Model confidence (mean pLDDT): 77 of 100. The RNA shown here (Bacterial RNase P class A) has 400 nucleotides and comes from an Ignavibacteria bacterium.
Order: sequence, then structure tokens, then C1' cells
RNA sequence: GGUUUAUGUUGGGCAGUUGAUCCGCAUUAUGCGGGUAGGAAAGUCCGAACACCACAGAGCAUGGUGCCGGGUAACACCCGGGGUCUCUUUGUUGGGACACGGAAAGUGCCACAGAAAAAAUACCGCCCCGAUUUAGAUCGGGGUAAGGGUGAAAAGGCGAGGUAAAAGCUCACCGCGUCCCGCGUAAGCGGGAUGGCAGGGCAAACCCCACCUGGUGCAAGGUCAAGCAGAAGGUUCUCCCGAUCAAUUGUCGUAAGACAAAAAAAUCGGGAGAGGAGCUGCUCGCUUCAAAUCCUUCGGGUAGACCGCAAGAUUACAGCAGUAAUGCUGUGGCUAGAUAAAUAAUUGCCAUCCCGCUUUUAGCGGGAUACAGAAUUCGGCUUAUAGACAUAAGCCAUCU
Repeated sequence: GGUUUAUGUUGGGCAGUUGAUCCGCAUUAUGCGGGUAGGAAAGUCCGAACACCACAGAGCAUGGUGCCGGGUAACACCCGGGGUCUCUUUGUUGGGACACGGAAAGUGCCACAGAAAAAAUACCGCCCCGAUUUAGAUCGGGGUAAGGGUGAAAAGGCGAGGUAAAAGCUCACCGCGUCCCGCGUAAGCGGGAUGGCAGGGCAAACCCCACCUGGUGCAAGGUCAAGCAGAAGGUUCUCCCGAUCAAUUGUCGUAAGACAAAAAAAUCGGGAGAGGAGCUGCUCGCUUCAAAUCCUUCGGGUAGACCGCAAGAUUACAGCAGUAAUGCUGUGGCUAGAUAAAUAAUUGCCAUCCCGCUUUUAGCGGGAUACAGAAUUCGGCUUAUAGACAUAAGCCAUCU
């Protein structure tokens, strides 16, 4: 100097003319002033605010997350640290990635090849003994897992000793298990002792462990207006208490009558249980219903206006605290609110990029300027993105 990747900022500017729309002040359909689409508005993948479902309760299920610490309203996000892998370097130097709890709780899978794929081995081979044979080959018995083969992976690795040949059989180092010490909030790191030592991988397999988790969603929800036409069916059972009803019984009384007790059926009222509806996928619990305003089926009518609707977990700058994410304080700012969906069109100049020509400090001409468009809002993640600028790492070339 070039190039690749990653991250961040930006991603057209000014003026005129003519329009659309919101707000404010006047005014009466006009005037004046101010504002008007993003970093992703996309995806609908997470988290919430807010609203309703009842007064949101408990448990299970379902679903989600998964190293440690911190941040945040919260999160699967962000920051810092640890570990593993990876590129680079004299060097854990400087970068990057991570779906990073548990395989000794259990179940399951590892095709093909291979002797054998996990309480899984002896195909070739090596050694010993015997038979046979001129010898060899061959056969039988025993030992073996170091060498070879198959495979992604084969009973810890490497070296030495040892052995008939071998093997943690023995030893040193590493690995693994257990215990102890030091540092650290922790994940972990370092050191020492001891034991020949459990037979691999996969949990982006089921599962186990820890933590979190009510449902529906602005087509939520609320107000006003308009408009009718309803029909059929279902809605039960048991128990308790009281009243009405008052046959009947007793006492008093000459009688009329008075007092006391009081069955059954039916009706009414109240309560409890089962039952219906709702919360909630299930259970408990709660609320409500007692004939319906509930449930099922058929049928008819209306569907317009307004609110929700944008001042916020908001934003700029400064200071302080913190490694940082971020927090606190102070001083300022207000920047879409449409409803079939507005936020635009056009002209000129400038900016950037590409190509060509030339008088190569520069000028002229032509062309182009990415991805893309709010609909309740906010914090993230993911995806798309021409060009310009900045930072970091790698690669290439040249010079010193």
C1' cells in the first nucleotide's frame, strides 16, 4: 500500500413551486405558524408495559433457560470473568467461536466395515506342549491382547524394565479417582499426598437436577348512537329448619268457645350437599345460578362516531460512581398519529461513486446513488443493505 473478515457511525444536503395530513392561533372553509416514515419500520423469535377475564389464590402439568458474577422493568439480551476449541505470536501475545448443568439414577442409539461397539473381543498374528513329517506344511490343547487389520471411535497415553510370548506385571512422567493446603465472592487456578485405576461417544436422544412460568391480546378494552324477532329443547336429586295448611288428641267449659300438642300431602322462604356456568389444560379452592340474563339448535336485525392514540422503563449535554454494561444528580428539548390508510411530486445547484477524454494541482462530459415504508408502545435478537468514514485481527506485496 492492497485485500478479506468482524464491529461501530452514517446512509444524501440546500433553495423555489405545487400538493396531502396533524397540531396551535384566528377565521368560516380561508389565512398564518410549526411538525410529518427506519436502523432495521422487516421476521413475529424472546421479554415486558397496559387492558380484560373475579378478588389472579394453591398444587400439578405444559413450556422455557442452563459455566460464574454483575446490569436491567424483564429477558434466551448486555457487561466482566472462567473453561474448551481455533487462527496468530518469542510469549495466554493479540483476535474469534461456544447449544458451556448431569453419562456412577434409569432407558435407548452408535449404519456399514470389523473377531468384537460397552459389563464389548480373538480375524491375521506371537509364545509353549503334543501328534505327524527328512524338514517344512498340517492337526489338537493351552496362554496372550504388545504388533497388524476394520472403523469416526476398539479395555488410558508415551518410554524403560520384565516375560515362554505379553499385559499397570513393575517403575518414572502425564491422565483419572480420593484427601489436604493456598489464592479467588464464585466458576476455577496452583501445589502436595495417595491409589494401579470405573469399559468410549451421544442428553441439538428420552430422562435427572436447579431456576423461571395464569390466560387472551389494541381485531385488548371503554363511551355514545342505531337496530330488531323471535322459536324449539334442557335445567335434576337428596337432606335440614321455619311458615301456611289443621284432620286429629288432651284439658277447662252447660254450650259457644279458650288453651296446649300436632301427622301426611302440597305450596312458599332459608340453608347445606351433589349439579350447571366462569377463572384454567387437570385437581383443589373461590364466585355465581335455582329459573333464568345459563346451555344447545334454528332464524332475523344493526355494525356509525368518539376514546384508547402518543410526554415516554423518553431524549441531548455535563458532572460523579463503576474495569464495563449501567446508575445517580443537574441543566435543556418535545420530534408522525393516519383509519383504506397522509408523510409526496417537480425544477435547479451541490455532495459521493463509476466510466471516458484532456492542459493530470485540476477541468469537461455521461451515468448512477443501497436495503426498504409506521398502525398500541417499549427493551432486545435475527435477517437485508450500494457507498463513505473509523477501529481491530488475518493474508499478500514492497521498503527499511
Rfam family: Bacterial RNase P class A. The family's RNA type in Rfam is ribozyme. Rfam describes the family as follows. Ribonuclease P (RNase P) is a ubiquitous endoribonuclease, found in archaea, bacteria and eukarya as well as chloroplasts and mitochondria. Lineage of the source: Bacteria > Pseudomonadati > Ignavibacteriota > Ignavibacteria.